c-di-GMP-I riboswitch aptamer from a Eubacteriaceae bacterium, 84 nucleotides, folded computationally. The coordinates come from a structure-prediction model, not an experiment, and the mean pLDDT is 83.

RNA sequence: UAGUUGAAAAGGCAAACCUGCUGAAAAGCGGGGACGCAAAACUGUAGGGCCUAAAGGGAGAUCCAAAGGUAGCCAGUUGCCCAU
Numbered sequence: 001u002a003g004u005u006g007a008a009a010a011g012g013c014a015a016a017c018c019u020g021c022u023g024a025a026a027a028g029c030g031g032g033g034a035c036g037c038a039a040a041a042c043u044g045u046a047g048g049g050c051c052u053a054a055a056g057g058g059a060g061a062u063c064c065a066a067a068g069g070u071a072g073c074c075a076g077u078u079g080c081c082c083a084u
Stems, first nucleotide, its partner, number of pairs: 006081001012037002017032006035072001041077003047074002049070003056064002
């Protein structure tokens, strides 16, 4: 230095739920709160899956439909420490 691993140390993030705001919704942001996480860091018409279905389509429907959303579903990229 690189790989594997995840003990120790110092730390980090923040699920559900409550609440305020935004949104058609999914959901997001702020505050509280911790279920957990060695990448729970970053990346969404430029991978896959999943969620919603406003506009629009349709004779109609609980139908179709993403340019909306999800990174704490996989994935891609990058990184802290140093027992083994």
Rfam family: c-di-GMP-I riboswitch aptamer. From the family's description: GEMM was predicted in a large-scale screen for bacterial structured RNA regulatory elements.